Context: one part of a larger RNA
RNA sequence: GAGCGAACGUUUGCGGCGGGCCUAACACAUGCAAGUCGAACGGGCUAGCAAUAGUCAGUGGCGCACGGGUGCGUAACACGUAGGUAAUCAACCCCUUGGUUCGGGAUAACGUUCUGAAAGGAGCGCUAAUACCGGACGCGUCUUCGGGAGCUUCGGCUCCUGUCGAGAAAGACCCGCAAGGGUUGCCGAGGGACGAGCCUGCGGCCCAUCAGCUAGUUGGCGAGGUAAUAGCUCACCAAGGCGAAGACGGGUAGCUGGUCUGAGAGGAUGAUCAGUCACACUAGAACUGAGACACGGUCCAGACUCCUACGGGAGGCAGCAGUGGGGAAUAUUGCGCAAUGGGCGAAAGCCUGACGCAGCCACGCCGCGUGAGCGAUGAAGGCCUUCGGGUCGUAAAGCUCUGUGGGGAGAGACGAAGAAAGCCUGUGAAGAGCAGGCCUUGACGGUAUCUCCUUAGCAAGCACCGGCUAACUCCGUGCCAGCAGCCGCGGUAAUACGGAGGGUGCGAACGUUGCUC
Repeated sequence: GAGCGAACGUUUGCGGCGGGCCUAACACAUGCAAGUCGAACGGGCUAGCAAUAGUCAGUGGCGCACGGGUGCGUAACACGUAGGUAAUCAACCCCUUGGUUCGGGAUAACGUUCUGAAAGGAGCGCUAAUACCGGACGCGUCUUCGGGAGCUUCGGCUCCUGUCGAGAAAGACCCGCAAGGGUUGCCGAGGGACGAGCCUGCGGCCCAUCAGCUAGUUGGCGAGGUAAUAGCUCACCAAGGCGAAGACGGGUAGCUGGUCUGAGAGGAUGAUCAGUCACACUAGAACUGAGACACGGUCCAGACUCCUACGGGAGGCAGCAGUGGGGAAUAUUGCGCAAUGGGCGAAAGCCUGACGCAGCCACGCCGCGUGAGCGAUGAAGGCCUUCGGGUCGUAAAGCUCUGUGGGGAGAGACGAAGAAAGCCUGUGAAGAGCAGGCCUUGACGGUAUCUCCUUAGCAAGCACCGGCUAACUCCGUGCCAGCAGCCGCGGUAAUACGGAGGGUGCGAACGUUGCUC
């Protein structure tokens, strides 16, 4: 000098864009943060009944593994980068292809009996499905045993072909008198896209006052296990494996794109934003599922808190707000789903503390204003004085203007559009698709912005002035009181302490402290 997620002191007019628990991964009152589908299913209630519609708990489906938070752990294939997978998986989505057949038994809801303080639970009885189960057919697929071609990391892989065996499904809605048709689901298989798992080379902290470490340890055969390779696990066999190019141990730490600084090399750092990993009271475990060993799921144990009729139960803010505590220190228990995005749904739509906005804070950066021009009796007053004067100083007053910000009144957005959806018309076999038209939707917000009115009227401070370092005099004090980044000032003429006048620097800020280069 530059920088900061800063803090503290004094001061403070406005706006835009950003940022805001760095400490106790400390404990949490309260509310909200993940639901949705009646076009899968039976039923209860309401609209007097039927039809139909609405709504609700339950069965069922999809989602809840995303989004959001935090950085405890982790020195590791965790991350970054470059590859491999001939060792793999893959819900929803897209393309291609072949199917969607015949049956069965339950169960919740519900009814009833009982039980418990509650959380809840038990028995009996009834019922449905796109819930569950059995059989059939088997284009592909997988499997057993063969044949052939191509490729290969020589382990196998791909393709063609014969053979043995195995395995699937679900309906709903609309039009129609029906036949039938349409839409959307469901099942098998292949390919794609998005995503994920595993493996490898290389790279990025400190300590040698850590020098030897290792028994599932290193390898093999076999078995188990996984979507998949593998001591991943197990039995047996062998005695290996790592290490001064730093093993093992200890300390510290999420990693990266980046950020800060620097001419660069480098050094420091990893807030916000983006990618990725890990975690969800602490420790362990599995279930479901395409995906979890699962923040707002389950089970066991522990600590803590709460309820209790003492028998037993309930809970997990490192989601958004908010509270206590810790701390030098960090915000509202706000509005809205209008936009963007996500989940479900055929859709209308519902949900969304993601997100969009608003509130608080000079925390940062940037912009604007606090007036402009003229104005010498150089007024009054302050300070200094060699008493002549000098200086504050065109500064003020006064005259002429302007109207940003502020205040008052009125108009009033962009973001929202070819909206989507719906309705109408046309084309069309069609309610698909396409084209045209109509209608509707804004939290922010009566905000931004614009127009008119108003009056210079309401808006300047902070630090410093011995040298480094821009800026000097007087008074007070008298090694006292005090100052201080370094050198050093102060003991009676202090430009260094305190006050005043003047000056210098920056300016809605200015200084101090801390940290980095």